This is a predicted structure of a 698-nucleotide part of an RNA (large-subunit ribosomal RNA, domain II) from Streptomyces acidicola. The source organism's lineage runs through Bacteria, Bacillati, Kitasatosporales, Streptomycetaceae and Streptomyces. Rfam family: Bacterial large subunit ribosomal RNA. The family has 102 seed sequences and 51,934 matches in Rfam 15.1. Model confidence (mean pLDDT): 84 of 100.
Context: one part of a larger RNA
Formats: sequence, C1' cells, structure tokens
RNA sequence: GCCUGCGAGUUUGCGGUGUGUUGCGAGGUUAACCCGUGUGGGGAAGCCGUAGCGAAAGCGAGUCCGAAUAGGGCGGUGUAGUAGCGCGCUCAAGACCCGAAGCGGAGUGAUCUAGCCAUGGGCAGGUUGAAGCGGAGGUAAGACUUCGUGGAGGACCGAACCCACCAGGGUUGAAAACCUGGGGGAUGACCUGUGGUUAGGGGUGAAAGGCCAAUCAAACUCCGUGAUAGCUGGUUCUCCCCGAAAUGCAUUUAGGUGCAGCGUCGUGUGUUUCUUGCCGGAGGUAGAGCACUGGAUAGGCGAUGGGCCCUACCGGGUUACUGACCUUAGCCAAACUCCGAAUGCCGGUAAGUGAGAGCGCGGCAGUGAGACUGUGGGGGAUAAGCUCCAUGGUCGAGAGGGAAACAGCCCAGAGCAUCGACUAAGGCCCCUAAGCGUACGCUAAGUGGGAAAGGAUGUGGAGUCGCAGAGACAACCAGGAGGUUGGCUUAGAAGCAGCCACCCUUGAAAGAGUGCGUAAUAGCUCACUGGUCUAGUGAUUCCGCGCCGACAAUGUAGCGGGGCUCAAGCGUACCGCCGAAGUCGUGUCAUUCACACAUGAGGGCCAACGCCUGUGUGGAUGGGUAGGGGAGCGUCGUGUGCCGGGUGAAGCAGCCGUGGAAGCGAGUUGUGGACGGUUCACGAGUGAGAAUGCAGGC
Repeated sequence: GCCUGCGAGUUUGCGGUGUGUUGCGAGGUUAACCCGUGUGGGGAAGCCGUAGCGAAAGCGAGUCCGAAUAGGGCGGUGUAGUAGCGCGCUCAAGACCCGAAGCGGAGUGAUCUAGCCAUGGGCAGGUUGAAGCGGAGGUAAGACUUCGUGGAGGACCGAACCCACCAGGGUUGAAAACCUGGGGGAUGACCUGUGGUUAGGGGUGAAAGGCCAAUCAAACUCCGUGAUAGCUGGUUCUCCCCGAAAUGCAUUUAGGUGCAGCGUCGUGUGUUUCUUGCCGGAGGUAGAGCACUGGAUAGGCGAUGGGCCCUACCGGGUUACUGACCUUAGCCAAACUCCGAAUGCCGGUAAGUGAGAGCGCGGCAGUGAGACUGUGGGGGAUAAGCUCCAUGGUCGAGAGGGAAACAGCCCAGAGCAUCGACUAAGGCCCCUAAGCGUACGCUAAGUGGGAAAGGAUGUGGAGUCGCAGAGACAACCAGGAGGUUGGCUUAGAAGCAGCCACCCUUGAAAGAGUGCGUAAUAGCUCACUGGUCUAGUGAUUCCGCGCCGACAAUGUAGCGGGGCUCAAGCGUACCGCCGAAGUCGUGUCAUUCACACAUGAGGGCCAACGCCUGUGUGGAUGGGUAGGGGAGCGUCGUGUGCCGGGUGAAGCAGCCGUGGAAGCGAGUUGUGGACGGUUCACGAGUGAGAAUGCAGGC
C1' cells in the first nucleotide's frame, strides 16, 4: 500500500417543549402497592386543566399601586384540556466517535544508576630520589657544604583496570549508544566484588535539572476515568422539493457564544409584496458659488501705527515702511453654503405582475474567517492579488460557451433523451465550426501583437494667416553705400566687450547693423534691393494612424501557433454565416397550481360529516454547499397470514431479465448440503472509502 472483517446521534426519565395520531373530554389521568399471570382487576394519595392579581396577609372577574369611585400595570368579557404512543429539538447524565499534556489517591521499585555503611579484592615493569640518618669538611658551638644511606609523592613513563577527548565507520546498525585507530588516569578525592540503607514534591547529586530498572522540570502500576478539550480528524443506502450566511449589537470577546438578520417546514392573513406611470412630500450629496466661517493672489484707495523733518506746547509736513476697511479682477474647503441636481427614500393613486411575493405566530436549522470585479469614498504613496466602509454583480453553493490555458471578467442559469433548428458573448486564411465577404479610407511601423514624460520636415485630413504672373519660395549673378571710427567708456572699442541714442543723405536697396572674425582695423556674411529662372511657396492650429524614447538571465518567448501588408492590421457602413447544457421542435419523468371527472368500484379511519389514495387537460417549475422538509430501498430479529425445501434450503459464482434510484428476480445453470421465502405490522448492536482508524491476511 491493497484486501476482508469491525468501526461513530444511542439509552434512561410518572423530565421539558412542539408536532402527528389514538382514548376520554370541563374534565383527563393514576403512582407506589395489592390480588395475582389474564400486558387482567383493584388502588384517588398525587399531577395537569377549569381564574386571576399581589412580595405577602389577602381579595376575586377582578386585583395591585394609591387618600381616590382618578390614572396606570397584569388579567377577564365565553372556553380545551388531559393521558398514552410515534417523531423533531432540548435538559440531566460519558450523551455522535476517537484523541491530550495533565490532577488526585493507594501501592510497587536503589538486581540499572546516585550517595552512604559494613566486609573483602586489585594495581606488570621502569624512572625520579623529599624528610630523616651516617661519614667527611666546617664553626667556640652552630648554621652550612659535600659524599653516602634512605625511599617520600592526589610525583614521572607505561600494561592490567577505569574513563570516553579526536577522527573515521555505523545511522531500516552486528549494537534502542557499538566498532576501529589514536587519547586521559593508572598508590589514589583510585578501581572493584558481596551484603545492606535512603522512595516520588521524595531520595541522591564534587550541581549536568543529572540519576532513581532502555521512562525524569517530578518514576512506574492500578484506581478516580469514558478527567476535560470553545481544538483537529472522522461520521456508513437512494431519490424528490426548497435553499442560506460569512452582516449588526454584545461578549476576559475576536477561529467561541447569545439575540437579531438571511433558510426551511407548519399554520393564519389574502395582494398587504414587487415594477412602471402620474400626483404630493422630506433632504443638502455631485456640481457650483463666495452671501457666512476660514484659507489665499494681484491692482486701486489709503485709515491706524512706525521712520525722517519742523515745533515750547498744540500741531503740521514728508515717506520705495506697515497696511485695516472699502473696491476691481481671479481662486480654494470632509468638519464653509446665497444655491443645488440625477439617483435613491416616504406617502397616495392607476395599471401590470400575481410568483417558492409580502406580513403575523410557531417547530428545526446553518451562518456570524468571505473572495474578486464595476461604481462612490476613508487609510496608504489618488502603491499593492493591500486594507476598511457603502452600493451592484459573480464565485462561494454554478455546470455550459468565450477570454490559448485561467473560482470572482463577458455571454448564459444544466430534470432526462434526441446524428433536428435559431441565436448570445465571441468569431468566420490554416490548425478550427463559419466570409483569404462587399464598399470607402488609414497604417509601412509586423504598428497591429506591452509602456511615460519628452523629442522629430513620418504620413493622411480639416482650417487660419502671409507672399506670389505687377514674377513669390529655393538656387545662381550683382549691389549691400555716404555723414561716420555716432556719442560715452576704454590702452584700444572703427556695425559686432559694455552703456546711451538709433538720426540724416544718396538711392532699386542697404540696420548707427544678423552672425563669423581682428589687439583694434581689415576680411567673410546676413537683413534689404536688382537680375536670371519659372509656379506655387512659407508660418501656424486641430484631428487620424504611425516613429524614437524601449536593457536580463534554459529557448523564439509581450499575436495560442502557422502565417498575414489595397491584410488575415486599424476606422466607418452593410450583407451573410458559425457559435452554448440559452431558446425552439419531438418524446418522456417529477413537483406544484387551477379546472373537470370519478368519488361507482377498491382500501384505511368511520354512526355521519370529512380526510387520504386516482384519472385527464392546461399553466408554471425542476443548478445547488451548510441546512430544512418529503418519499423510499436494503440488513438482522419478533409476531401474523400464506408458501418453498434431500425430486436439494441458505450461501457463493456465471448468464439472462427487470425498475426512476437505493435495488430486485418463487428466472436459469453450476457449486453447496439444511434450512428458507413472502404479506402486513413491530423492534434495532441497521448500510463504510477516508478517522497518520482497530484486528487479521498478502
């Protein structure tokens, strides 16, 4: 890992509540217990109901508060309960199942290991040579020196023994701590045998929270115990109908819960819902505005204050200072408003719709982590696949078609069948279903098929303003002068460093000079003018499509690919077609509503009424997670009626048949060898793929 088996909403209660059903009904019903074995008879204590109000005494269709015959609160004004059984939920219990780490109690452990006690044992060999002692020297005597002797030491080297520092191996090992080679101690705080002792909040510890039997920040065993788990995982057959939420408030609350919201089922009401038109309202958003509150720019006027001057004081003059008010022009605001929409909201009315509309009451829930996208905003950086609100949509719980692929985008909501048809989004050269469709333009960049500020005689279109047959623009030829080197400045300044002025004359025209240039001149050139030539030539604004700006890591790689240029690109208009589980056609199943028929027959409860079950036609509906409701299949057993079986039961296997599903066959064949099926009821240890599930097998 697979296979087989086992494996999770149960049980108890004269509990609570709702619902279905049955009995009795203003009543209903017994409990313990007794007689006893007939689910029989007795048993009225008790409980619920028939009256409420008050804290209570108490009063009573009223009562309480109150002085009250006031007012108000809770009740009554005409009733349904009660007992049993089934089911939903709930309460108390282990309460759907498995799962802690832990807490407490009583015990068992020092054969491992830690310390201690008692009594034993062990340490090859080699080295060093302390004290003391002796001899000699030395001294007054010593001290001292030297030579011997001696044999000390948590002394040295190194086996046994003890340890475990390094490296390699081993790591489903040979081994739940080892192996190999080195290493440390090795007369000591040494190592070790045997016997004994200390016990769990306790021991022991040269102290590492170490060790106390492969277990230690509190051992192990059993018990309390099915501890508790707002947490994780799992929770077993089928079909039908409806179908959420991820929000608000509160919470020692934030991944939990309570109430509300949203779902479902029952019941009541009966259009109250929704949409649109019309009518009537409230409002202060978008926008706009500056009338208020504030902010803020420029000009005019210029009060007040300051400076300077005059002045003994009073006062006056002046000012490139300050600058109110007023005024002109132009602005800004979520917490500004003289104004002010569109939507939305409320009410009335009419029409439409009338449907899984609305609302009331009750049973049962789930949800209370949301996600992206459009729009309006707050936070952030007018960042984020960011975060927080509001308002729509989709996903969630939604399949199908499109977007190459792609929960949240676009189209569209899947009962089933169909080798029929029409469309949506999106497409129609090939891959690939359908047009290399028609008409007129644009693009030359493979732009299309990624990007900004900014840049540019790209190119097409629409304007405006100049010049131009009295000759423009461009090119070429010629002129481009004189007063004058204007004045100033300057070493110099002559058109051309700088400052000021910018005239006059001759002329077709020529600036007191456009640029280069010189130390300054000179020189070149331009404006301007004439000629040659000949028909357009400049400036500017807006619009369409392009160009540059444009650098990344495996491999083209920023059209899905091929490939595409009067496109197979872009714009406009038009005609076709393709294209989905949409829509239509045909057939069929179910749900629900309406109507009709049958209520004759059949059945159940029945005195009766009535209810359920049926058939046909028509309309509508049938995606679905959590969840609510409904109807069934199957397993084991019990009762009951009817049946099968050695002429072969169950079980197992194949084939065949059959039902809308769970499934079924008293069809058949084989195997098997003794029990089994079915109707209607009832009762459950009642359905397996998941729980790192449990056991076994492979």